[in-house]
């Protein structure tokens, strides 16, 4: 320096242009317990990485930029 992928909740990840943005872990309150984990229930957490464009509508499409991400090529 180019060239490809990724970027959504505290982690890890889904989400194919349209109805209230979600899962599993993590948190937190309760049930259960002599107590503790574990089950069971119930909750709190998001302006979808930033900006512009296209459309009647954008996490999704296009262009741009970040990336103290990943890979690959010279």
């Nucleotide at each position: 320096g180019c060239c490809u992928u990724a970027u959504u909740a505290g982690c890890u990840c889904a989400g194919u242009g349209g109805u209230u943005a979600g899962a599993g872990c993590a948190c937190u309150g309760g049930u259960c317990u002599c107590g503790u984990a574990a089950a069971c229930c119930a909750g709190g957490g998001g302006u979808c990485c930033g900006g512009a464009g296209u459309u009647c509508a954008a996490c999704u499409c296009u262009c741009u930029g970040a990336u103290a991400a990943a890979g690959g090529c010279u």